[in-house]
RNA sequence: UAUCAUUUUGGGGAAUUGGUGAAAUUCCAUGCCGGCGGUAUAGUCCGCGAACGCACAAGCAGUGCGCCGAUCGGGUGUGACUCCCGAACCGACGGUAAAGCCCGGAUGAGAUAAGAUGAAA
Numbered sequence: 001u002a003u004c005a006u007u008u009u010g011g012g013g014a015a016u017u018g019g020u021g022a023a024a025u026u027c028c029a030u031g032c033c034g035g036c037g038g039u040a041u042a043g044u045c046c047g048c049g050a051a052c053g054c055a056c057a058a059g060c061a062g063u064g065c066g067c068c069g070a071u072c073g074g075g076u077g078u079g080a081c082u083c084c085c086g087a088a089c090c091g092a093c094g095g096u097a098a099a100g101c102c103c104g105g106a107u108g109a110g111a112u113a114a115g116a117u118g119a120a121a
Stems, first nucleotide, its partner, number of pairs: 001121001003119008017029003031101002033091002035048004043089002052066005071087005093104003
C1' cells in the first nucleotide's frame, strides 16, 4: 500500500411575506432546499440508495424483478451539461382545502464515509 473477515461510529435539506376562502405553511403571488460514488467542483451527465409496485415468503426479517423526476445558451480552459455569467426546470407514498418545504411510517432503512481488530501477501 491494496485485498479478505469481523466490528464501531456517522449517514437529507427547505415556507418568509401577502392574497382568496368557513377552512390552505397544500391554491395564487413571492420565498426557500438539494443524499451517496464517478468525472474539472454536478438536484438536472453516468451509476447507486431511499420511496413505490409485483412475486416468493409471511412471525419478523429477507430475496428477486419492475419502476425510479428535471438544462439549455454564452464565457474561460488541454479538459467543465460540474466552474463563472444569464435564463430555465424537477421533486415517492399515506394524512389534511390539492404539499419537494407541515404531520406520519421513520428513535426506521440505506447508497456510502471514517476508524478499530485480525488474517494472508